Bacterial RNase P class A from a Candidatus Atribacteria bacterium, 346 nucleotides, folded computationally.
C1' cells in the first nucleotide's frame, strides 16, 4: 500500500417560539422534572407474575441433543473436540444405521443380498470353430453410491491371498474430569437415509396483563338442548379423586382504580476465573398512554447527492403497552480496535 476475516460503537448536533403524556409543589394557575430503541419489530425460545377447587398414577404427545462449565431458566452464551471449507486470519456442522422395519427416482444384469447377466480373462472337454462343463470377481457398459484405495508379490487367471502406507473396526496400555488422542496388537466382517418410522438419555400441566382483583353503573329474567344412567373440574385418552351445572339463542351494561414499573436494574472501581459469567464496595432513578403522549416551525451547523460555481434536495431502519433474558430479521451513512495474506521500502 492493496485484499480479506473477527469484535465493538455512534446513528444527527445547538438554540429560539408553540405544543403533548407522566410526577411533584403551591398563590389554581402557572413554575420544576422526566418524557422510545438498537431493534421498542419478528412473537421464535425461555423465565418472572396471575389465575384454573394443581391428590395422584399410566398411556399417548412434544422438545432437547459431540464434551465440560455459565445461567432463575433456555432451543442462549463461554471454553474445548471430531469432521467440513479456506493459503491464513477464520466460519460451517455435531446422539444412535452392528435392536428391527422402511425407502433409496432415472440409468443399470444386480440398490442389499454377501449377489453377480453380457462383454473380456483363465483351465478342461473338442482335431479345430461352435458349445459344454468349472474358476476368478481384477478389467469394460450404468449410476450420487455397486462392498476398502494406490503399489508390489503371487497365480492357469485372479482375489486382503501375502506384504508396505493410508484407510476403517476390535483389544489392550498410556494421557485427559470428559468429549477424544497417541502407541502396540490382531485383521479387513459391517453403503446412504433417523426433518422416516424408530432406539438410549434428559425435560415438559394449561392459559395468559383482553392474565387476574376492587368500586360503581345496569339489570331480567326468558327460549332451546344436555345432565346423579354424571354436568363441570386446564391437555388426547384410561383409571382415580371432587360432585351440579353447561353450552347456544336473544337482550341489558360497557365508568373508573389496582396489576403498571425500583428491576434476575444501570454505571464506575476492586477481586475471582483463559472466558462466559460470579462477588464486593460507592452511587443513579432512568416513559407508564388508554383511543393511546414523546411533536411542529424557524435559524446556523454535521453528513451525502447534484452542479465548473452560486445554488437546490435529501437526511437510515423503525417506534414502547405487564416485565425480564436471549435468537432472528430490518438499517443511509460514520467511526474505533485486533488478526490473516499478498507485495513494496528500510
Nucleotide at each position: 500500500c492493496a485484499g480479506g476475516c473477527c469484535g465493538g460503537c455512534c446513528g444527527g448536533g445547538u438554540a429560539a417560539c408553540c405544543g403533548c403524556g407522566g410526577g411533584c409543589g403551591u398563590u389554581c394557575a402557572c413554575g420544576c422534572u422526566c418524557g422510545a430503541g438498537g431493534a421498542a419489530a419478528g412473537u421464535c425460545c425461555g423465565a418472572a407474575c396471575u389465575c384454573c377447587a394443581c391428590a395422584g398414577a399410566g398411556c399417548a404427545g412434544g422438545g432437547u441433543a459431540c464434551u465440560g462449565g455459565g445461567u432463575a431458566a433456555c432451543a442462549c452464551c463461554c471454553a474445548g473436540c471430531g469432521g467440513g471449507g479456506g493459503u491464513a486470519a477464520c466460519c460451517c456442522c455435531g446422539g444412535g444405521a452392528a435392536a428391527g422395519u422402511g425407502c433409496c427416482a432415472c440409468a443399470g444384469a444386480a440398490a442389499g443380498g454377501g449377489a453377480a447377466a453380457c462383454c473380456g480373462c483363465c483351465u478342461c472337454c473338442c482335431a479345430a470353430c461352435c458349445g459344454g462343463a468349472g474358476g476368478g470377481a481384477a478389467g469394460g457398459c450404468u449410476g450420487a453410491a455397486a462392498a476398502g484405495g494406490u503399489g508390489a508379490g503371487g497365480c492357469a487367471a485372479g482375489a486382503g491371498c501375502u506384504c508396505a502406507c493410508c484407510g476403517g473396526a476390535c483389544a489392550a496400555c498410556a494421557g485427559g474430569u470428559g468429549a477424544c488422542u497417541g502407541u502396540u496388537g490382531u485383521g479387513c466382517c459391517u453403503g446412504g437415509u433417523a426433518a422416516a418410522c424408530c432406539c438410549u438419555a434428559c425435560c415438559c400441566g394449561g392459559a395468559g396483563c383482553a392474565a387476574g382483583g376492587c368500586c360503581g353503573a345496569a339489570u331480567a329474567g326468558g327460549a332451546a338442548g344436555g345432565g346423579a344412567c354424571g354436568a363441570a373440574g386446564c391437555u388426547g385418552c384410561u383409571c382415580g379423586c371432587u360432585g351440579a351445572c353447561c353450552u347456544u339463542c336473544g337482550g341489558g351494561u360497557u365508568g373508573g382504580c389496582c396489576g403498571c414499573u425500583c428491576g434476575a436494574g444501570g454505571a464506575a472501581c476492586c477481586g475471582g476465573g483463559c472466558a462466559a459469567c460470579c462477588g464486593g464496595u460507592u452511587u443513579c432513578c432512568c416513559a407508564g398512554a388508554u383511543a393511546g403522549a414523546u411533536g411542529g416551525u424557524u435559524a446556523c451547523c454535521g453528513u451525502c447527492c447534484u452542479u465548473u460555481a452560486c445554488a437546490g434536495g435529501a437526511u437510515a431502519c423503525a417506534g414502547a403497552a405487564c416485565u425480564c433474558g436471549g435468537c432472528u430479521u430490518a438499517u443511509a451513512g460514520g467511526c474505533c480496535g485486533g488478526c490473516c495474506u499478498g507485495c513494496c521500502g528500510a
Model confidence (mean pLDDT): 75 of 100. Lineage of the source: Bacteria > Pseudomonadati > Atribacterota > Atribacteria. The model forms 97% of the base pairs in the Rfam consensus.